The RNA shown here (SAM riboswitch aptamer (S box leader)) has 110 nucleotides and comes from Mucilaginibacter aquaedulcis. The coordinates come from a structure-prediction model, not an experiment, and the mean pLDDT is 77.
RNA sequence: UGCUUAUAGAGAAAGGCGGAGGGAUUAGACCCUGCGAUGUCUUAGCAACCUGUACUUCACAAGGUGCUACAUUCUACUCAACAGCUUUAAAGCUUUGGGACAGAUAAGCG
Numbered sequence: 001u002g003c004u005u006a007u008a009g010a011g012a013a014a015g016g017c018g019g020a021g022g023g024a025u026u027a028g029a030c031c032c033u034g035c036g037a038u039g040u041c042u043u044a045g046c047a048a049c050c051u052g053u054a055c056u057u058c059a060c061a062a063g064g065u066g067c068u069a070c071a072u073u074c075u076a077c078u079c080a081a082c083a084g085c086u087u088u089a090a091a092g093c094u095u096u097g098g099g100a101c102a103g104a105u106a107a108g109c110g
Base pairs, nucleotide, nucleotide: 002109003108004107005106006105007104013043014042015041016040017039021032022031023030026076027075028074029073044068045067046066048065049064050063051061052060053059072102077099078098079097080096081095083094084093085092086091
C1' cells in the first nucleotide's frame, strides 16, 4: 500500500512544549480555537477488536492495536414516501427513511 470480513450503541483528561488554524478529503452549512485549539511528549484513563481467565450468559485483566470535544456532524450520488411551494407541463426545492460511495478501527491474507 492493496484485498476480504466485522463494527461504529456506550466509555474515557491533566500537565509540559508549541503558536494558528482545526473537526479525513472538495464545496457549503454547523461546531471548536490566543480563556492557546490541531499537533507532539509524559502521566493517567477507556475497553472496540485480538489475547488471557472464567463461562450458559453477563463479566474480569489491560499484554498488542486503538481511543480519550461534540457527532462516520449534515448536505452532495441513488431509491422510496407524505405533505407543502414554484411551474401550463416536464421538472425542481423543502422534509423523512433506506442504500451506495468515501473515510475510521480491528482481525486475517498478499